[in-house]
RNA sequence: GAAGCACGCCAGACCGCCGCUGGUGCAAUUCCCGAAAGGGAGCACUGGAGGAACGUCCGGACUGCACAGGACAGCGCAGGAGUUAACGACUCUCCACCGUGAGGUGAGGAUCAGAGCAACAGAGACGAGUCGGUGAAGGGGCAACCCCGAUCCGGGUGAAACGGGCAAUCUCUGCGCGCAGCAACACCAAGUAGGCCAGUAUUGAGGUGGUUCCGCUGAGCUGGCGGGUAGGUGGCAUCGAGCCGUCCGGGCAACCGGCGGCCCAGAUUAAUGGCGGUCACGCCGGCAUCGUCGCAAGACGGCGCCGGUGCACAGAAUCCGGCUUAUCGGCGAGCUUCACAC
Numbered sequence: 001g002a003a004g005c006a007c008g009c010c011a012g013a014c015c016g017c018c019g020c021u022g023g024u025g026c027a028a029u030u031c032c033c034g035a036a037a038g039g040g041a042g043c044a045c046u047g048g049a050g051g052a053a054c055g056u057c058c059g060g061a062c063u064g065c066a067c068a069g070g071a072c073a074g075c076g077c078a079g080g081a082g083u084u085a086a087c088g089a090c091u092c093u094c095c096a097c098c099g100u101g102a103g104g105u106g107a108g109g110a111u112c113a114g115a116g117c118a119a120c121a122g123a124g125a126c127g128a129g130u131c132g133g134u135g136a137a138g139g140g141g142c143a144a145c146c147c148c149g150a151u152c153c154g155g156g157u158g159a160a161a162c163g164g165g166c167a168a169u170c171u172c173u174g175c176g177c178g179c180a181g182c183a184a185c186a187c188c189a190a191g192u193a194g195g196c197c198a199g200u201a202u203u204g205a206g207g208u209g210g211u212u213c214c215g216c217u218g219a220g221c222u223g224g225c226g227g228g229u230a231g232g233u234g235g236c237a238u239c240g241a242g243c244c245g246u247c248c249g250g251g252c253a254a255c256c257g258g259c260g261g262c263c264c265a266g267a268u269u270a271a272u273g274g275c276g277g278u279c280a281c282g283c284c285g286g287c288a289u290c291g292u293c294g295c296a297a298g299a300c301g302g303c304g305c306c307g308g309u310g311c312a313c314a315g316a317a318u319c320c321g322g323c324u325u326a327u328c329g330g331c332g333a334g335c336u337u338c339a340c341a342c
Base pairs, nucleotide, nucleotide: 001338002337003336004335005334007332008331009330010329012279013278014277015276016275017274018273020048021047022046023045024044025043026042030041031040032039033038050313055323057322058321059320060319061318062181063180064179065178074177075176076175077174078173079093080092081091082090083089094108095106096105097104098103109172110171114170115169116166117165131154132153133152138148139147140146185234186233187232188231191229195225196224197223198222199221200220206217207216208215209214210213240263242262243261244260245259247258248257249256250255281310282309283308284307285306286305287304289302290301291300292299293298
C1' cells in the first nucleotide's frame, strides 16, 4: 500500500422567530365543555423519539381467572460449563464442517425399545433374499456335463447391497411450560331497554277529545334499589431487573459487587414541527492555482473560491431483557493475508 475479518460509537451543530405537547410553580375561584363523573383555558420555568422506537418472533414484570398433589395429552428446548428476573438470548469452551488466515457456521442426547424412509442406476434398496459361479449330505429324473439344494466365492450398479445411514419422519430419554392478555384490570358513572321491591289501580289508575261534565280508550302508573353500556379517571412513565462514569474490586468473558452523580418523552385527532441565518459534511458544475505523467494534445490528483443540490432507514403507545429485518455516510481502536521498502 492492497484486499479482508471482527468490535465499539455517531446519526449534523449553534442562534433567532413562530407554534405543538407533558410536568412544576404562580395567579384566579373566574370562564368554557359535560346531566354527572371529569376535562380544558392564562403567565413563568422546564422535559419532549430510536439504534433500530420497526416486526410483534422469544422471554419476563404486571393484571384477572383457575389451582390439594401427581400423571397423561399438547407445545418447546437439547455437547459441556456458566450469566440472567427469565429465555429458544448471551459468554467461554470441546467437537464437526467451511476459509491460506483473522474468523465464520452448526438443525452437535439416543438408531442394541419399536416403526418408517432412500431419486437415478442396478437382478435386488431396507424386507430379506437375489444375478453369475461353486455345488456337501441327500433328493428328482429313463438318461446326461441336466434340475433342486446347505455352504462359500465373485463381477457390475449405486451415496448406501444382511451391513450401515437418516431422529429437521414418527418415536424414546432428560428438562421447561396452568390459561389469557393494558382492548389486561380497578374505580366513578348517563340515556334507553330489561330486572327486583313498595304503593296504587278493572269499586277504572293513567292517557286523550271537547262547552267542568260527558265521551273515547283500557292496564298500567308513581317512587325506590341494583347490575351492565356510552362517557370519564386510574393502571401510565419520579425510584427502578432505571440511566451515566477515562472510577474501584472480582471474573478469560457474558456478568456481578462497590462508590459517585442523575431523574430522562408520553398522548388517545394521538405532541416531538415550520421558517430564516451561520458553520460542518457528501455530490455536481464553473473559475483560479499547484503537483505527477507525457515531445505534445491532454490525463489524473491536491488545495481555494463561487453557485446548485442533498443529508439514510425510519417514528414511541403498559413497561423491560433479547432476537430478526431496514439503514446515505462517517469516526475510533484491534487482527489477518499478500506485495514492497528499511
The RNA shown here (Bacterial RNase P class A) has 342 nucleotides and comes from Variovorax ginsengisoli. The prediction has a mean pLDDT of 76. It matches the Rfam family "Bacterial RNase P class A". It is annotated as a ribozyme.